Description
The RNA shown here (small-subunit ribosomal RNA) has 1440 nucleotides and comes from a metagenome. Model confidence (mean pLDDT): 84 of 100. The RNAcentral record of the sequence draws on SILVA.
RNA sequence: GGGCUCAGGACUAACGCUGGCGGCGUGCCUAACACAUGCAAGUCGAACGGGGUUACCAUUGGUAGCAAUAUCGGCGGUAACUUAGUGGCGAACGGGUGAGUAACACGUAGGUAAUCUACCUCUGAGACGGGAAUAGCUCAGGGAAACUUGAGGUAAUGCCCACAUAAGACCACGUCUGGGGACGGAUGUGGUAAAAGGCGGGGAGCAAUCCUUGCGCUCGGGGAUGAGCCUGCGGCCUAUCAGCUAGUUGGCGGGGUAAGAGCCCACCAAGGCGAAGACGGGUAGCCGGCCUGAGAGGGUGUACGGCCACACUGGGACUGAGACACGGCCCAGACUCCUACGGGAGGCAGCAGUGAGGAAUUUUCCGCAAUGGGCGCAAGCCUGACGGAGCGACGCCGCGUGAGGGAUGACGGCCUUCGGGUUGUAAACCUCUUUUGCAAGGGAAAAACGCGUCCGUGCGAACACCACGGAUGUCUUGAUGGUACUUUGCGAAUAAGCCCCGGCUAACUACGUGCCAGCAGCCGCGGUAAAACGUAGGGGGCGAGCGUUGUCCGGAAUUACUGGGCGUAAAGCGCGUGUAGGUGGUUAGACAAGUCCGGUGUGAAAUACCAGGGCUCAACCUUGGUGCUGCGCUGGAAACUGUUUGACCGGAGUGCGGUAGGGAAGACUGGAAUUCCUGGUGUAGCGGUGAAAUGCGUAGAUAUCAGGAAGAACACCUGUGGCGAAGGCGGGUCUUUGGGCCGCAACUGACACUGAGACGCGAAAGCGUGGGGAGCAAACAGGAUUAGAUACCCUGGUAGUCCACGCUGUAAACGAUGGGCGCUAGGUGUGGGGGGUAUCGACCCCCCCUGUGCCGCAGCUAACGCAUUAAGCGCCCCGCCUGGGGAGUACGGCCGCAAGGUUAAAACUCAAAGGAAUUGACGGGGGCCCGCACAAGCGGUGGAGUAUGUGGUUUAAUUCGAUGGUACGCGAGAAACCUUACCUGGCCUUGACAUGCUCGGAACCUGGUGGAAACAUUGGGGUGCCCCGCAAGGGGAGCCGAGACACAGGUGGUGCAUGGCUGUCGUCAGCUCGUGUCGUGAGAUGUUGGGUUAAGUCCCGCAACGAGCGCAACCCUUGUUGCUAGUUGCCAGCGAGUAGAGUCGGGGACUCUAGCGAGACUGCCGGUGACAAACCGGAGGAAGGUGGGGAUGACGUCAAGUCAUCACGCCCCUUACGGCCAGGGCGACACACGUACUACAAUGCGUGGCAUAGCGAGCAGCGAGGUGGCAACACUGAGCAAAUCUCUCAAAUCCACGCUAAGUUCAGAUUGGGGGCUACAACCCGCCCCCAUGAAGCUGGAAUCGCUAGUAAACGCGGAUCAGCAUGCCGCGUUGAAUACGUUCUCGGGCCUUGUACACACCGCCCGUCACACCAUGGGAGCCAGUAACACCCGAAGUC
Repeated sequence: GGGCUCAGGACUAACGCUGGCGGCGUGCCUAACACAUGCAAGUCGAACGGGGUUACCAUUGGUAGCAAUAUCGGCGGUAACUUAGUGGCGAACGGGUGAGUAACACGUAGGUAAUCUACCUCUGAGACGGGAAUAGCUCAGGGAAACUUGAGGUAAUGCCCACAUAAGACCACGUCUGGGGACGGAUGUGGUAAAAGGCGGGGAGCAAUCCUUGCGCUCGGGGAUGAGCCUGCGGCCUAUCAGCUAGUUGGCGGGGUAAGAGCCCACCAAGGCGAAGACGGGUAGCCGGCCUGAGAGGGUGUACGGCCACACUGGGACUGAGACACGGCCCAGACUCCUACGGGAGGCAGCAGUGAGGAAUUUUCCGCAAUGGGCGCAAGCCUGACGGAGCGACGCCGCGUGAGGGAUGACGGCCUUCGGGUUGUAAACCUCUUUUGCAAGGGAAAAACGCGUCCGUGCGAACACCACGGAUGUCUUGAUGGUACUUUGCGAAUAAGCCCCGGCUAACUACGUGCCAGCAGCCGCGGUAAAACGUAGGGGGCGAGCGUUGUCCGGAAUUACUGGGCGUAAAGCGCGUGUAGGUGGUUAGACAAGUCCGGUGUGAAAUACCAGGGCUCAACCUUGGUGCUGCGCUGGAAACUGUUUGACCGGAGUGCGGUAGGGAAGACUGGAAUUCCUGGUGUAGCGGUGAAAUGCGUAGAUAUCAGGAAGAACACCUGUGGCGAAGGCGGGUCUUUGGGCCGCAACUGACACUGAGACGCGAAAGCGUGGGGAGCAAACAGGAUUAGAUACCCUGGUAGUCCACGCUGUAAACGAUGGGCGCUAGGUGUGGGGGGUAUCGACCCCCCCUGUGCCGCAGCUAACGCAUUAAGCGCCCCGCCUGGGGAGUACGGCCGCAAGGUUAAAACUCAAAGGAAUUGACGGGGGCCCGCACAAGCGGUGGAGUAUGUGGUUUAAUUCGAUGGUACGCGAGAAACCUUACCUGGCCUUGACAUGCUCGGAACCUGGUGGAAACAUUGGGGUGCCCCGCAAGGGGAGCCGAGACACAGGUGGUGCAUGGCUGUCGUCAGCUCGUGUCGUGAGAUGUUGGGUUAAGUCCCGCAACGAGCGCAACCCUUGUUGCUAGUUGCCAGCGAGUAGAGUCGGGGACUCUAGCGAGACUGCCGGUGACAAACCGGAGGAAGGUGGGGAUGACGUCAAGUCAUCACGCCCCUUACGGCCAGGGCGACACACGUACUACAAUGCGUGGCAUAGCGAGCAGCGAGGUGGCAACACUGAGCAAAUCUCUCAAAUCCACGCUAAGUUCAGAUUGGGGGCUACAACCCGCCCCCAUGAAGCUGGAAUCGCUAGUAAACGCGGAUCAGCAUGCCGCGUUGAAUACGUUCUCGGGCCUUGUACACACCGCCCGUCACACCAUGGGAGCCAGUAACACCCGAAGUC
């Protein structure tokens, strides 16, 4: 830099676990899937004629009765109630749903001079007289049904008609007037068109009837309400949809509608729309709002409200004020149902409810009491609208599950360092309260209308009536519901869960598990000590909920308008010319589109915000205010932008005068070189490479000379020099031509900048046609190289490279940096031009313009870096980017002859991919330097035999560990038993060992039996020490035995839980810190650089200055010497003395011993060097440049080694994984490896003789001497706790003799026999001696090790361990070399630098194929279906 992810809020939610109460909300997001059943639109008898029921009246008949009377009927009338039909109004509202729709569908602002509007309201005028039918009904038919036919008769507020009347209605014509116009208003004349009554009350009248009032009716005019139509603007995705369009666009004339219009028709014209995205495709009801957000935005459209659309699917009209009509009609279709098979019926996206679908969404409830609606004068009827209740933690809000006291900090749980901590005042217990709950009692508001009475007003002749308003009285009306609320009683009683605790992110421990089981939003946890899995304890969060899933916004400035970028992170088109568009110099005037200010209309209500009010609070409800950022109208301002008019010269251009140039095109031309051809000279090679070979050459090459041919390219000049827009351009001459720069200031007067599309140019390669072809050279061939070598190298060689014409259109086409203008320190080169000064002139010097480089300030940048040629500061325009992969790919389009180019995705997948810089590490990168690192040498190993260790195998066991370097003669400096850890067998269980308790006994000594022993068992002896006490006796310490329990014990596991110790890099010269400084930071500086050193050793320099751990020195030893001291050491001189001997006296001189000193420091001299450090050489010196050797090992690395030295966490075993004992094993043996010993011989071997060390060790020891034995050794034993005695004769060497090249007189394995020693014991399994035996082996393949001087090599000696047992180990001396030119190479290391995609650090990282398994998806001869578009055919209902 960049993506991914989380913490927040919200939800019409669903799922998991859990669930006490109430209030307010809310509840099919899926199948606009199909629907059983019931209900959801009727009402009016005060429009009409009938019917029915009841009552009454009048009349009449029958029956009973003497009668009164009772009862049953008929005709008529009145009244009340009722209602199938006609008629009126309603049914177009209310209710549902969101399928369709990208549209004037919606929102907003307007228009309608282009319109309609039932009921309502105001107003003007009016209502005259007639007629013909028809349902119901009656009669007769058809049909299963639905329903229907014919005949007869009848009413109306149904229908119809003429005349009457009628205005300001309508039509025609005219006049006046307004308007830009379409047209409106006023007015005159002529023409056209009306109606319906019914009921109640009051009054008048004999009655008919009239008057009056309210309700209706008719024709007009206004209003209100509702609706139609038109327009501006606004709101989705896709250009991989770029062109669309024939009623299409317009006109004229008609038709049609309530009304404008191609809405429809005839004719005429050829238009209309589109990059500001037409046409097409996809998706979607729109809005107020809702969610989120700081806002700008983004998402959304559930509930509530507005609009639209739809009503099984498609089409159609009818009626009506209004519909092309959810519960109307007709047709077609699908589906369902009924049927007597002829025909019929139906449409829950109304309320409930059912099935289906789905993760998922409720009662077939109550009521019209309220609100609202329809009808009605009204009473009233109807109303699944609505008011309520029910179900669901689905959401929001409120309440509760108790409160106070209570420490022995109880029990229990968990943890523990075993002390304790924690759960935790939590509980118990005491005191109290009663919300909620349960029980009982009281008990609302929601109700006002209406009705009666009275008053006022209006109508009117009227104090009637009626209407309206007010007052008052009384009666009636409640689904919810005996609900809210309230009172009393009871009693802490009825009520807590869910998620999380590795980081983000608040909260930790134990156990279990052991890359298993599982977790996980991202990073990531889990492979034996898991705070990440599971459980528990504890803790954190929220709480009747808590989590999960899904979706949206936020965080994300991660699409950036607010508010991002493009040199290297993703991103500048390869370059130019230029269209549209965007932007635009100075000055003045005008206009007012943008802009700004004021006023006004609108922005429905609800929601939001503020202040109040009502439910106990809140949610919720409600009142007022604000806001709704928008749009319209209107008045004003004129700075800026714009438009317009005029002017200017500074931008731009022209002109004139100069000037540089590989700028472009064409024609002509030159020399050098290569190759080829011809001829000459000449002979065996040439050529080529790391080395070769293929190739060429005796048919004469290469070489060389002369002549000729052909094509291509232009050495030197040549330069971070020139020109061009870029690509690019280089011999010379001529012609044509583009651009730049400088100077002058005559001309034009903003003419400019950029530039989507478009057009042109565009390296190389490639393509087409035709030429050309010397050299070079893909492909190809051959030769090499190699494991292979389809490469790199070599020999050949074709396209091509060249020319002409045409195509291609891409490159790391790069300054990885688009173009233009202005501004912002300098310094220094170089190309072109000009000026100043100076001069006779030219230089020098100074200045300006324009190119082209380097360095550098401010500033910028993540850093690197850029820096007047910007990547700085600003303005304008264009292009481009939005995580990596998939992929610059697929499909589609366009271009191309092709190759291919251009435009350009998605699925899927990852938790990153990237940039710059830092520290390391690494490099078959570079520079400098070191080391037995190589080289130069000497001797080995690898071959043999043996020893020893390891692997492997074997075994009852072959105990365990160590495993490249840095395991393998290692732990082990001694495995016969022991050791010993292993195996087999026999035994023990508080234990072999520690501490504590009880009991007994002194301890202890010594026998027997069984047994391999351990052990088991059984006797004998014995009575101590300390204290109290006269004594008896008691107690104690120590020890032994028995018992029970805490515990012991474990060489069992984990060295990857650890301490300690150790190896290794490496005795390499390094590793760090403080302060300061630099850097955003990691970090750098110091520590780098120039010298020098063994060394980060020292010197000098230096933004560093100092310091620490390392280096060096200090320590030990060795080499020289002085002093001191002389015994056990020494003996020169003196004396004594011996066979001999420091043996003795004595001596300290010497050697030596061992203590203290001295000495060496680059101190001195010369040279080199920087006047340094230092180096080289020299003198002196025993020693010279750290004299030799040792001890000493920085920060760290290797999870290096060790739990078996020891210690220690955790885990594991506990009559055994502990303990004791015997025997066996660790010693096995087809093999393989490491490390050694001895050899292979004559520089040797054997025999004999002679000589010379040092370090050390010794009393359960070293052991002289003597004796025996061939010897090992035995016997005896002096001396010595040691400078005294002993081990102790050192050996190689040297001398003499033998051996004579042989598997030997080399070598000694192996084996036989006989002995010796140690030990309880040599069978497995010790060492030594003697005799005999006499194996392999004649110097060792590839490879590999050590060593630079007293070293290697060779030779022997000593010691530790140890009873015994070294070829091992640790030491010691003796003899005593060779070689180092040098740092190219191998290995390891140090410093600086460079690259890096490495950081577990090159034993790194990483790419592709293939094989196998699994998953998903394609291709495939075809076949089938769906959808869209176009063309055509048949064609229902219906309108004209």